[in-house]
RNA sequence: ACAACGGAGAGUUUGAUCCUGGCUCAGGACGAACGCUGGCGGCGUGCCUAACACAUGCAAGUCAAGGGUGUAGCAAUACACACUGGCGCACGGGUGAGUAACACGUAGGUAAUCUACCCCUAUCCCUGACAUAACAUCGGGAAACCGGUGCUAAUAUCAGAUGAGGCAAGCAAUUGUCAAAGGGGCAACCCGGAUAGGGAUGAGCCUGCGGCUGAUUAGCUAGUUGGUAGGGUAAUGGCCUACCAAGGCAACGAUCAGUAGCUGGUCUGAGAGGAUGGUCAGCCACACUGGAACUGAGACACGGUCCAGACUCCUACGGGAGGCAGCAGUGAGGAAUAUUGGUCAAUGGGCGAAAGCCUGAACCAGCGACGCCGCGUGUGGGAUGAAGGGGCUUUGCCUUGUAAACCACUGUCAGAGGGGAAGAAAAGCUUUGCAAAGCAGAGCUGGGACAGUACCCUCAGAGGAAGGGUCGGCUAACUACGUGCCAGCAGCCGCGGUAAUACGUAGGACCCAAGCGUUGUCCGGAAUCACUGGGUGUAAAGGGUGCGUAGGCGGAUUUGUGCGUCAGGGGUUAAAUACUCUGGCUCAACCAGAGAACUGCCCCUGAAACGGCAAGUCUUGAGUGCGAGAGAGGAUGGUGGAAUUCCUGGUGUAGCGGUGAAAUGCGUAGAUAUCAGGAGGAACACCAGUGGCGAAGGCGGCCAUCUGGCUCGCAACUGACGCUGAGGCACGAAAGCGUGGGGAGCAAACAGGAUUAGAUACCCUGGUAGUCCACGCCCUAAACGAUGUAUGCUUGGUGUUGGGAGCUUAACUCUCAGUGCCGAAGGUAACCCGUUAAGCAUACCACCUGGGGAGUACGAUCGCAAGGUUGAAACUCAAAGGAAUUGACGGGGGCCCGCACAAGCGGUGGAUCAUGUGGUUUAAUUCGAUGCAACGCGAAGAACCUUACCUGGGCUCGAAGUGCAGGUAGUAAGGAGAUGAAAGUCAAAUGAACCGUAAAGCCGGUUGCCUGCAUAGGUGCUGCAUGGCUGUCGUCAGCUCGUGCCGUGAGGUGUUGGGUUAAGUCCCGCAACGAGCGCAACCCCUAUCCUUAGUUGCCACCAGGUUAUGCUGGGCACUCUAAGGAGACUGCCUACGCAAGUAGUGAGGAAGGUGGGGAUGACGUCAAGUCAUCAUGGCCCUUAUGUCCAGGGCUACACACGUGAUACAAUGGUCGGUACAAUGGGCAAUGCCGCGAGGCGGAGGUAAUCCCUAAAACCGACCUCAGUUCGGAUUGCAGUCUGCAACUCGACUGCAUGAAGCUGGAAUCGCUAGUAAUCGCAGAUCAGCAUGCUGCGGUGAAUACGUUCCCGGGCCUUGUACACACCGCCCGUCAAGCCAUGGGAGUUGGGGGCGCCCGAAGCCGCACCUCUGUGCGUCGAAGGCGAACUCAAUGACUGGGGCUAAGUCGUAACAAGGUAGCCGUACCGGAAGGUGCGGCUGGAUCACCUCCUUU
Repeated sequence: ACAACGGAGAGUUUGAUCCUGGCUCAGGACGAACGCUGGCGGCGUGCCUAACACAUGCAAGUCAAGGGUGUAGCAAUACACACUGGCGCACGGGUGAGUAACACGUAGGUAAUCUACCCCUAUCCCUGACAUAACAUCGGGAAACCGGUGCUAAUAUCAGAUGAGGCAAGCAAUUGUCAAAGGGGCAACCCGGAUAGGGAUGAGCCUGCGGCUGAUUAGCUAGUUGGUAGGGUAAUGGCCUACCAAGGCAACGAUCAGUAGCUGGUCUGAGAGGAUGGUCAGCCACACUGGAACUGAGACACGGUCCAGACUCCUACGGGAGGCAGCAGUGAGGAAUAUUGGUCAAUGGGCGAAAGCCUGAACCAGCGACGCCGCGUGUGGGAUGAAGGGGCUUUGCCUUGUAAACCACUGUCAGAGGGGAAGAAAAGCUUUGCAAAGCAGAGCUGGGACAGUACCCUCAGAGGAAGGGUCGGCUAACUACGUGCCAGCAGCCGCGGUAAUACGUAGGACCCAAGCGUUGUCCGGAAUCACUGGGUGUAAAGGGUGCGUAGGCGGAUUUGUGCGUCAGGGGUUAAAUACUCUGGCUCAACCAGAGAACUGCCCCUGAAACGGCAAGUCUUGAGUGCGAGAGAGGAUGGUGGAAUUCCUGGUGUAGCGGUGAAAUGCGUAGAUAUCAGGAGGAACACCAGUGGCGAAGGCGGCCAUCUGGCUCGCAACUGACGCUGAGGCACGAAAGCGUGGGGAGCAAACAGGAUUAGAUACCCUGGUAGUCCACGCCCUAAACGAUGUAUGCUUGGUGUUGGGAGCUUAACUCUCAGUGCCGAAGGUAACCCGUUAAGCAUACCACCUGGGGAGUACGAUCGCAAGGUUGAAACUCAAAGGAAUUGACGGGGGCCCGCACAAGCGGUGGAUCAUGUGGUUUAAUUCGAUGCAACGCGAAGAACCUUACCUGGGCUCGAAGUGCAGGUAGUAAGGAGAUGAAAGUCAAAUGAACCGUAAAGCCGGUUGCCUGCAUAGGUGCUGCAUGGCUGUCGUCAGCUCGUGCCGUGAGGUGUUGGGUUAAGUCCCGCAACGAGCGCAACCCCUAUCCUUAGUUGCCACCAGGUUAUGCUGGGCACUCUAAGGAGACUGCCUACGCAAGUAGUGAGGAAGGUGGGGAUGACGUCAAGUCAUCAUGGCCCUUAUGUCCAGGGCUACACACGUGAUACAAUGGUCGGUACAAUGGGCAAUGCCGCGAGGCGGAGGUAAUCCCUAAAACCGACCUCAGUUCGGAUUGCAGUCUGCAACUCGACUGCAUGAAGCUGGAAUCGCUAGUAAUCGCAGAUCAGCAUGCUGCGGUGAAUACGUUCCCGGGCCUUGUACACACCGCCCGUCAAGCCAUGGGAGUUGGGGGCGCCCGAAGCCGCACCUCUGUGCGUCGAAGGCGAACUCAAUGACUGGGGCUAAGUCGUAACAAGGUAGCCGUACCGGAAGGUGCGGCUGGAUCACCUCCUUU
């Protein structure tokens, strides 16, 4: 000098939203491991698993006393070795098995204790004695080792003396008792010994408090708890023994079980916390396993002893030896963890006076990117953005990329050469000072494992040094190719089924960097266990209800106390770590110093508000009393009427009953119906009411008795007596159980009848338990307000029940206690709640923590049983869920529309034929279209062609197109002829052009041809890669936007509502105001009129002509043509209505309410249709999937379907006569021939000019109800036309033939007026071919009450578990595979305890005794036996559970889910499930009632 430094989220449930809620990710850390890679250094760190077993070496010795021996020496003496003796070996080092404990941490106590070595003080050290090892000798043994005899010493051992002092006894005097060792030195002196007191250090014991899990462990305990006496210990104590008493512990969790060394600290976190306890440090425990003591100051002793056990080794089989959880090292285990290194130089330890010796403690080195930190692999310049390569490409380029080259520099690290430390202080010798041998100073000698290391200097040269992961989102970073739900990826969501930024590879990019990723674990994020800091109406979560114990919490006021609380001070909180400052290694990591801190505990002093405690007072909480009141509150006994059923009797006759319709059933033996009488049981209509009472369950005729609670008023009494309430106790619907009654009705099971594909159901007929009573159990419900109890506070309005007060007596006001609705503030995710809170607070209890597995299993407990209560795990999923939104859907509702139904007319479905399709067949029967919205569709026309298909024959730059290069005069061209089915192949005569250029050419260019290259070509695939076009809902009335407003939001409003319309058409209202695309209108045709214009059209008037005809002159009036206008607007009237508008056989008008028809098709839906009209991405073929040709096929034929034609006849057929169109086209008239199709021929016509032109109808005749004079199929013969060609395979004509068919089952189609029906005409395509298609006109109806029903659609509303949107979703059995798990006759193993037997070593006690032992007793490890308990593993078989693209059976649930669903319970059934009883709304719809709100 140093205050404080601190908090981020994201992905994933949905069509979308908000919330709840889990899963996952981004961060940090590690004694780590694995993969790829790897230059250097410093500092750290390294068996987490088998406390598994260990070869080998080392890890504890040392010494002035004593003795002996040996060697050297004349001796003094020196050295060596073992033994006696002293000190040490209880330290240091290792490990974490055990231990849930005073083991640890922290704070205390010890007047209940000990302490060798060290320090201080006081006193003493006298006299004797017996042995023994070594040694010698003899002996045993394989060895380990042992024994006998003999000699000897001590600071070894023993005895005696002394007693300052200690100890013991005693009130005291006093008495008793307890020691010792000497050695070195010439000496001074030094080192020792004994006793006692004190200190220091270390240790023992005791206590408060603190820190794991399980109650599916609830009771444990006989030395147990206490006392007395004794023993034992250094010391207290049941520590031990005897006796006495019966205690002690436990819900504040004893006992039992599981797990675990504890702490300072470490990691994480904003913190509070959570996790952890490796290295370092403190404590504890252990030392092969178990037990035991000995020695000693200290041990029940890691490198000591004894015993037992397991294991290993040696053995001469008699017997012995051993303990790496010391340092190295080995094997084993394992994903995994190092050298059989150096030195005592430093630090420290043992012994010694010291020198010194010992020290795997320690200091160093080695190995490992295991971690942290530092450094390097170059730096600066350099754009023609070089070339070349890679990648991509829109082919222009872009990128790799200042990267490289090139230029100029630097020299760290590594390499080479040279120098070279600090770490060292001591010790020894000499010497000086002081009394000194001690201390201090000086000199000399001497000493480093690391290490020739750190560091320094020089040299050379960019030279030797970069990888890993990632690139869909989270999350920084994108393209190409390959692959084609394959291979694979993946932390979560999820990628991959032919255009993959998600797989693999490449290029590029991004992030880190000597590392980078992965895996594992911990904390964080996670407010996801919530103390800080959560919740429980519907998401998980309030106990079914009350009473009440412990506990928790508690009204007003006074005094005291000082337990909590607060303040000040003291002690402690080891060091290290962390933090701040400073310093040392070049920096940093690392290390050192100082400070602050260590939030805790203890002690002292003080304060007294609040809580506690003690004492007193009070009345407002609570209770009592007095006076009133209401009530389906409870229990018991009686009693009443209506109804059902049954019985008896009467009347009476054929049915009754039941249903959607039926049947079973009852009835002629007399039912049902009806009358009278009787029996019996159960339930109590009306009153009756979101009315009342009760804690809840629940309680309903009337009367009586007994009895609980509540409310109001008064303010007399008590004086906090209160609130809540774990355990506990009591009550607790229905069903069910036991015993005994009772039994009318109803009714699980059951039976029968129906329904149905089936119907173990819904419906019907019966019917037993049960329902009822008494007593005893059961104890659960959607036991619900899905809302615990209590208290206080916070705007109001309006009903209602029971009291009270006031007065103005009222539809009044105030007030207390209940009970409803609407609503303020506020709350809520929203819905909603809102003084009866889900608001604001307090107290206490209960409960929740993702879904499934599962309220299951096991255990315990209760129960007669059924079963209840308590209540997991493995495994599995990434969701499950709440509220609200938009849609869609509903066998939900309301309103409305449509040839949707109904009312009608005519058809189809039956026949024959035509045509299309399916199927089948085929060499091929090309392809496409497939519910409506494919099927007379693409195809407005397949004999060849078309043609795409098949068979066969050919061509290969190609049948056609474009570009480039080269060549090209007898060349290109040309094509007689030959061959062939044709295509094609071969090929003779003849034979070039244009431009430069005015002319010519052997020059150049162009055309043509040939060759090569690039390319062409494909009706090959993908309509699910696409454009364009089209269909459909639907000509339905809808679909949206801007701004504003509402909502957290998705969204809503507008667009809903009341009317009206064909219409979101218009009007009115309205938090909306406007606008757009649609509707309508504007366009075309048609219906009336006018104007203009009259040829090819027309002909009224005038004239001419004809057998006749606008034929002619003439005219344009009319028709008509085609241009422009007019007209219709609910404009007028009446009625209704606010208006919009509607109605009227209204008027007028050609037309009347969009006049009729057409064109016109909103936002969108169907991955609808089309790659074969066309265009086009990608893929595929390239002497073929291209192209040319001949023939065949698309025309097949048992059959099925669609669309049509013709009919079945008399409203008809045949014959004869006769009349009237329009649209169109480009053709052919008149004439002649032919029965006819047609032929010959050709006037006219490029068109209002010419040509094609009606039929039905009408008139007359015949046919007379029949397979016909109906019908015309089929077949035969003969022809015509088109065409190169009618065999497969055309149309038509004539003659002949004359099939089915007599009006069509179930079902189904079209049509509302010039429509249906019926009749013909024209056109496109086309050489030819039409029953189809597109148009045209002629004749010309019936019916519509109406919207209940079917279908489709629109709007509003409602429910929803649907959103791929009901062709949705979804449940259970069965079958298959896989996985985990429960039961299970048992089997195996472990654990602790209990009882009994046996009992080693050893301490203790007793006895005997040769002075060394022996015996006995208690305890006692190990072992054995037994009965239980408990935990695992395994087990034939068995139970359910979970998961798994396409298995089976049904259809339970979601909509009124087609029988509303669900809860509890009982019975039944292949299964979902069904039914009974009671309950709930978390049920739709309609009606009624009640209440509320608004106008």

Predicted 3D model of a 1495-nucleotide RNA (small-subunit ribosomal RNA) from a Pseudomonadota bacterium. Its mean pLDDT, the model's own confidence on a scale to 100, is 83.